Background:
The RNA shown here (FMN riboswitch aptamer (RFN element)) has 127 nucleotides and comes from Catellatospora bangladeshensis. Its mean pLDDT, the model's own confidence on a scale to 100, is 81.

RNA sequence: ACGUGCUCCGGGGUCGGUGCAAUUCCGAACCGGCGGUGACAGUCCGCGACCCGACCGCAGCCGGCGGCCGGUGGACCCGGUGAAACUCCGGGACCGACGGUGAAAGUCCGGAUGGGAGGCAGCACGC
Numbered sequence: 001a002c003g004u005g006c007u008c009c010g011g012g013g014u015c016g017g018u019g020c021a022a023u024u025c026c027g028a029a030c031c032g033g034c035g036g037u038g039a040c041a042g043u044c045c046g047c048g049a050c051c052c053g054a055c056c057g058c059a060g061c062c063g064g065c066g067g068c069c070g071g072u073g074g075a076c077c078c079g080g081u082g083a084a085a086c087u088c089c090g091g092g093a094c095c096g097a098c099g100g101u102g103a104a105a106g107u108c109c110g111g112a113u114g115g116g117a118g119g120c121a122g123c124a125c126g127c
Stems, first nucleotide, its partner, number of pairs: 002126006008119002014028004029107002031096002033047004042094002051071003055067004076092005098110003
C1' cells in the first nucleotide's frame, strides 16, 4: 500500500415585543453532513439524510420492522483580486424533511442509544 471486519464522526434559540398561551408569530440573534471543482462552496455538480411507491423477507392482524430497487427533493447575486473563484475578500440576499405542541419550529420535544454518504479517522486480522 491492498483486502476483510469492527468502532468513531452534525451544528444552532438568546434578548426584546404581542398574547391567556409562542425558544413556533414579529424585531434582532445563531447554525451549515459528505465527495468533487483550475482556488477554500448550506446556494455550482453529485451523494447521504427525510418523505413517497413497487417488490421480497419477518412479525402480525389493520398496523409495523428490515432488505432492495425506483421516485421526489431547498436556496445567489453584484463588485474586487487573480492565470483560474457562482468556492476567496467586500456588500446585499436567500434556503432548511416528517410527527408533536395551549399558537404556525432549520434552532424545542420525538422516531433516533436509529440510519447514513464519505473519511491521507482509529483498532484488529490477513496478505